RNA sequence: GCAGAGGGCCGGAUGGUCGCGCUGGCCCGUUCGGGGUCGGUGAGGAAAGUCCGGGCUCCACGGAAACAGGGUGCCGGGUAACACCCGGCGGGCGCGAGCCCAGGGAUAGUGCCACAGAAAGCAAACCGCCCCCAGUCCUCCCGGGUUGGUGGUAAGGGUGAAAGGGUGCGGUAAGAGCGCACCGCGUGACCAGCAAUGGAAGCGGCAUGGUAAACCCCACUCGGAGCAAGCCCAAGUAACGCAGAGUGUCCUGCCCUCCGGGGCCGGGACAGCGCCGGUUUUCGGGCGACUGCGGUGGUAGGGCGCGAGAACCAGGGGGCGACCUCUGGUCCAGAUGAAUGGCCAUCGGGGGAACGGGCUUGGCCCGUUUUCGCUACAGAACCCGGCUUACAGGCCCUCUGCUUUC
Repeated sequence: GCAGAGGGCCGGAUGGUCGCGCUGGCCCGUUCGGGGUCGGUGAGGAAAGUCCGGGCUCCACGGAAACAGGGUGCCGGGUAACACCCGGCGGGCGCGAGCCCAGGGAUAGUGCCACAGAAAGCAAACCGCCCCCAGUCCUCCCGGGUUGGUGGUAAGGGUGAAAGGGUGCGGUAAGAGCGCACCGCGUGACCAGCAAUGGAAGCGGCAUGGUAAACCCCACUCGGAGCAAGCCCAAGUAACGCAGAGUGUCCUGCCCUCCGGGGCCGGGACAGCGCCGGUUUUCGGGCGACUGCGGUGGUAGGGCGCGAGAACCAGGGGGCGACCUCUGGUCCAGAUGAAUGGCCAUCGGGGGAACGGGCUUGGCCCGUUUUCGCUACAGAACCCGGCUUACAGGCCCUCUGCUUUC
C1' cells in the first nucleotide's frame, strides 16, 4: 500500500422566526371550558415483522392416570425466562483471521435412492480374466487363433452422487483380507476432562451404504386469553310477533277461584338431566333449567390501567466470556384521530468538474475554486429480554493474508 475478518459508535449541526404535546411555579378569569408569563421535558437502533420468552391483567374448573397434540434436541454455564447469549466438543468451508451446522437414534420398524448401469440391501455378472469339454483353422513338434458350453472370479474396464474398504507385497488356474504390513473400521483395559469428547496398550479380517429439514423411536418440557387484557364512575336498559322445548318428590310465599283447582314458568331442599378452553376414566367442585329467529325503541361519555423500571449513566471488584456484584448519581414522551414541525441563512458529510502541489506514477494523497433535483432505513400507543429484516454515508479498535521499502 492492497485485499479481507471480527467488534463498537454516529447517522446531521448552529442561529433567527412562527407554531405544537405533557407538566411545575406565579398571575388573571371562571359559565369551573380557559388565558398570560417564567421554567422542565418530548421517538428508534431498529420504534418494523408479530417469530420466541416474560412482567402484568382476567378466567370454574382443579387433582391423578392414559392417549393425542405442540416445543426443544451435543456438553457445561448465563439469565426472570427462552428456540436467546457465552465458552467448549464434534462435523463442514476457508491459505488464514474466521464462518456455518434443523448437532439424540439408521442395530425397534416402515419408506425412498430418479435416470444410467449386470446390479443400489443383502447381493449380482455387461465387457473382461482363468480351468475343463466339444467343433474348426494353422502347425514337423511344442503350441497358437477362433466359435460354443459347464464351472470359477470380482483384481482390470464401463455406468453412476454412491458399486461393498485403500495402497503394497505374497499367494493363486485366474483372482479375492485368501495371508501379511501400514492406513481405515469395530471393540477397547487405562489416562485427561464436571461433561460432550479426546488419547489409547491389547484384540478382531472387519463392510452392518446413504437418507429421520421422510414417517418414526428416545429424552426433557408445555393451562387459556390478552391492554380492543382488565378496574371504576356516569347514562340508558322499551315493548311486540313467530317457532320450538319444558324431570320427579317434599316444604313454602303471593294472586285468582265456580273451592274441584289454576297461575306467577315464584322461592328453597334432595335426587336425576345438561354444560364446564384436546379426548377418556376416576375423585372433587362450579353453572343452568327456557331457547332461537324477526324488525323496531333508548344509551354508549369520562377516569384509571399509562410508566420509577428484571431502568439508565460513571467508577471499583470478580469472571476467558455471556454476565454478576458494590459505590455514587439521574428521572429521560404518555398522546387518544393521535404531539416534537414549517420557513430563512450558514456549515458538516458525499458525488462530479477544473486548477495547483506532492509522491512509492496509482482511475493515489493534499489544498483551493465551482457545481449537484444528493444527505439513509424509517415514527411510540402496556412494558421489558431476544431473534429476523431494512439502512446513503462516516469514524474507531483488534486480527489475518499478499506485496514493497527501510
This is a predicted structure of a 406-nucleotide RNA (Bacterial RNase P class A) from Kiloniella sp.
The model forms 95% of the base pairs in the Rfam consensus.
Its Rfam family is "Bacterial RNase P class A". It is annotated as a ribozyme. Gene Ontology terms of the family: tRNA processing, ribonuclease P activity and dimeric ribonuclease P complex. From the family's description: Ribonuclease P (RNase P) is a ubiquitous endoribonuclease, found in archaea, bacteria and eukarya as well as chloroplasts and mitochondria.
The sequence was found by an Rfam model in a public genome assembly.
The organism belongs to Kiloniella, within Bacteria.